């Protein structure tokens, strides 16, 4: 320098054009003598950034940034 992959909640990840989700963590309550476990409920996301396509974009296209891997 070029190529490929990744970037979504505090963490690990799903979501393959129309409702943003799960597990863990956190908070509240139940149960228990107490803790843990278990059960119920809750908060938390400008979907890396900027453009474009589309009636509609986390999702498709382009550029950029960061990280990982590869070729030289």
């Nucleotide at each position: 320098a070029c190529c490929u992959c990744a970037u979504u909640a505090g963490c690990u990840c799903a979501g393959c054009g129309g409702g943003a989700g799960a597990g863990c963590a956190c908070c509240c309550g139940g149960c228990u003598u107490u803790u843990a476990a278990c059960c119920g409920g809750g908060g938390a996301g400008c979907c890396a950034u900027g453009g474009g396509u589309u009636c509609g974009a986390a999702u498709c296209c382009c550029a950029u940034a960061u990280g990982a891997g590869g070729u030289a």
Molecule: transfer RNA
Organism: Lachnospiraceae bacterium